[in-house]
RNA sequence: GGGAAUGUAGCUGAGAUGGCUGUAGCGCUAGGUUGAAGCCCUAGAGACGCGGGUUCAAUUCCUGCCGUUCCCA
Numbered sequence: 001g002g003g004a005a006u007g008u009a010g011c012u013g014a015g016a017u018g019g020c021u022g023u024a025g026c027g028c029u030a031g032g033u034u035g036a037a038g039c040c041c042u043a044g045a046g047a048c049g050c051g052g053g054u055u056c057a058a059u060u061c062c063u064g065c066c067g068u069u070c071c072c073a
Base pairs, nucleotide, nucleotide: 001072002071003070004069005068006067007066010026011025012024019056028044029043030042031041032040049065050064051063052062053061
């Protein structure tokens, strides 16, 4: 340089046929429990890489850029 894949909470990982409230585990916060912690139980906060397009409606489709990974050179 060419091609392909991928980007969703702090981390990991689902999801989508375009429309309902975006799911879960670990972690975090609060409460319960405990002499205190851990384990366990309950509740809560927290996310669709950035821009443009299509559409009544985009996290999902298309596209540019950026990041990451792989292949070729």